This is a predicted structure of a 354-nucleotide part of an RNA (large-subunit ribosomal RNA, domain III) from an Archaeoglobaceae archaeon. Model confidence (mean pLDDT): 81 of 100. Its Rfam family is "Archaeal large subunit ribosomal RNA".
Context: one part of a larger RNA
RNA sequence: UAGUAGCAGCAUAGUCGGGUGAGAAUCCCGACCGCCGGAAGGGCAAGGGUUCCACGGCCACGUUCGUCAGCCGUGGGUUAGUCGGUCCUAAGGUGGCACGUAACUCGUCGCCGCCGAAAAGGGAAGCGGGUUAAUAUUCCCGCACCGCCCGUCGCUGAUCCCGACGCCUCGGGAUAGGCCGAGCGGGAGCUGCCAGCCCGUCCAAGCGUCGAAGCCCCCGGAGGUCCGUAAUGGAGAGAAGGGGGUGAAGGCGUGAUGGCGUCAAGUCGGCCGACUCCUGGGGCCCGUGAAAAGGGGACGGGUGGGCCGUACCGAGAACCGACACAGGUGCCCUGGCUGAGCAAGCCAAGGCGU
Numbered sequence: 001u002a003g004u005a006g007c008a009g010c011a012u013a014g015u016c017g018g019g020u021g022a023g024a025a026u027c028c029c030g031a032c033c034g035c036c037g038g039a040a041g042g043g044c045a046a047g048g049g050u051u052c053c054a055c056g057g058c059c060a061c062g063u064u065c066g067u068c069a070g071c072c073g074u075g076g077g078u079u080a081g082u083c084g085g086u087c088c089u090a091a092g093g094u095g096g097c098a099c100g101u102a103a104c105u106c107g108u109c110g111c112c113g114c115c116g117a118a119a120a121g122g123g124a125a126g127c128g129g130g131u132u133a134a135u136a137u138u139c140c141c142g143c144a145c146c147g148c149c150c151g152u153c154g155c156u157g158a159u160c161c162c163g164a165c166g167c168c169u170c171g172g173g174a175u176a177g178g179c180c181g182a183g184c185g186g187g188a189g190c191u192g193c194c195a196g197c198c199c200g201u202c203c204a205a206g207c208g209u210c211g212a213a214g215c216c217c218c219c220g221g222a223g224g225u226c227c228g229u230a231a232u233g234g235a236g237a238g239a240a241g242g243g244g245g246u247g248a249a250g251g252c253g254u255g256a257u258g259g260c261g262u263c264a265a266g267u268c269g270g271c272c273g274a275c276u277c278c279u280g281g282g283g284c285c286c287g288u289g290a291a292a293a294g295g296g297g298a299c300g301g302g303u304g305g306g307c308c309g310u311a312c313c314g315a316g317a318a319c320c321g322a323c324a325c326a327g328g329u330g331c332c333c334u335g336g337c338u339g340a341g342c343a344a345g346c347c348a349a350g351g352c353g354u
Stems, first nucleotide, its partner, number of pairs: 014032006033353004041333004047313002051311001052076006062068001081145002083309003087122002092115006098108003126143005146305001148302006161295002166284009177272006184200001185198002202258001206254005214246006225235003260266001285289001319328002335347004
């Protein structure tokens, strides 16, 4: 320069009362009002690295204030056989050998090892509830499961199977979730009635049972005929029809004299219905859609299951952008009304009005 520029501009936002305090527009509580709601809610990954929680503070940091804080000081906090890593292999990388080269730190027709995936490739096994100021599928409670070792079912080998897979399209069966009606329980408005508002439960594993399509076997014996599909189709190389076997998601019972819930109700019927789960058909390709680890069962007994991660943010203040920066940043969940719709508008749960 200069008490100058800025501390206004998009996400429309606050107001009143009370509290604390030396001090309050700015901190806390309450009420009202407003904003987001395929997000500005919830769960993860990367990255960050204590920012988490409690107490005590306000010189600085915070575009004002500050009793507040992602700031300062002290202390505390991350608990696992089952979640993830640890195992396997992928593109690729790396060490050695061989070869190429004048030579190599370079390359590969090769050989032998090792590394290489934490959301989101393959993969042994856990769910529900409770609890802390701060962790929880880790602690506690309840009910489960896996693997390892020993013994018995005789041992060994080979082969095969699973793991294990494209794109498009059309069926079938379920579940999550939602909606409607009835019943029951509860709440507010002084009381009663009408009307209106809120709630409407719950898990894995194990055991029992019921499960379709497809496929296999047996019987059967059909022609210009029959069977079947949403569609394509099928039949003496055996159709229709009948029987048997194998066979999923899932349902029901149990788990539950438990847990949750005002410690109240916690029932019944109907409808919609997934981009979730299971199971079939068809079409396309001068494209044919990973690999490896790993994978038997029953009964009886036994020990022990080590190591690492686990706090918190995950963003209009905790990451990358020199900043508490209107930028950038991968995956999953997604209720109601209108609607083809994850559009748009309004709302719920929840979160904000720095």